[in-house]
Molecule: Bacterial large signal recognition particle RNA
Organism: Chloroflexota bacterium
RNA sequence: CCGCGCUAGACGGGGAGUUAGCGGUGCCUUGUACCCGCAAUCCGCUAUAGCGGGGUUGAAUGCCUCUCCCAGGCAUGACCAUUAGGCCAAUAUUUCGGAUAGGUGAUGUUGAAGGUUGGGUCCCACGCGGCGCAGACCUGCGAACUCCGCCAGGCCGGAAGGAGCAACGGUAAACAGUGCUCUGCGGGUGCCGUGGGAGCGCCUGACCCGAGUCACCGCCCGGAACAUGCCUAGUGGCCAGCGUCGAAGAGAGGUGCGCGG
Repeated sequence: CCGCGCUAGACGGGGAGUUAGCGGUGCCUUGUACCCGCAAUCCGCUAUAGCGGGGUUGAAUGCCUCUCCCAGGCAUGACCAUUAGGCCAAUAUUUCGGAUAGGUGAUGUUGAAGGUUGGGUCCCACGCGGCGCAGACCUGCGAACUCCGCCAGGCCGGAAGGAGCAACGGUAAACAGUGCUCUGCGGGUGCCGUGGGAGCGCCUGACCCGAGUCACCGCCCGGAACAUGCCUAGUGGCCAGCGUCGAAGAGAGGUGCGCGG
C1' cells in the first nucleotide's frame, strides 16, 4: 500500500421551561437526519447522567476537538401603541360657591341698592251680568165623530117642544214662530262686585333713605369631576445597544484491532 473480517463511534441539532443536576416526551426554531415500548397531577438516570429491545453503516468525503461565520431564541434598556386598576400631588380641561371692585359694558339724583306698606296675578264661597239648553208666557194653526157654544136642512112629536149632522165661533193634545219678559240647569263665561284665604315668584302704586347696582372677563380662596396627565401590572410592536445560548456551513488538527499478501 492492497484484500478480508471486527470493534469504537454515528444514525440530527439548538433555545426556553421543568429539574439538585442530566437527558427525554411536550412547546419554539433549524430542516430531513433508523424502528418499537415508557413519559407532564411526568419517564428514566447520577458529572461515565435517558432506560429496555432490534436494525443500518463502520476506520471512511465518517467521528471527535478547536476556531470563524451566522439562521434563530432568551434576557435587559429606551420609545410607541393598547388593556385593566388606581390617583388628582404636578400639568391642563370642565364646573359650583365665596370674595374682590382690577378691566369692559349697561343703568342710576327724572332717585341705585335697601326698608315699610297697599293693590293685582293665585284659591274658595256668594251675588250680578252674559252664553247655551229646557220650560212658562205671547202669536198662529189646530178635533167629521169619542170638547164647548150656536144650531140651517133633515129626523122624532097631534102640538108645545126634543135629540142633533154639516157650516160657523172658541178651544184640548200636538205642531210652528217670536222675544224689551220670567223660571230652572250648566260652563274652558266676565279688564264685574262683596267677603274669606294663600303669599315664593312676577307686575304695579305710595312713603322713608340717599349713591351705588348689575352682567361678563380676569386675579385669589374653597369644593367637585375628568384625561389629551401621572402611577402600577400586563400584552404587542419597533429599531439599535449590551449580555447569553446557538443549528446548518467553512477552516485546521487528531483518529483503533485482527488475519493474509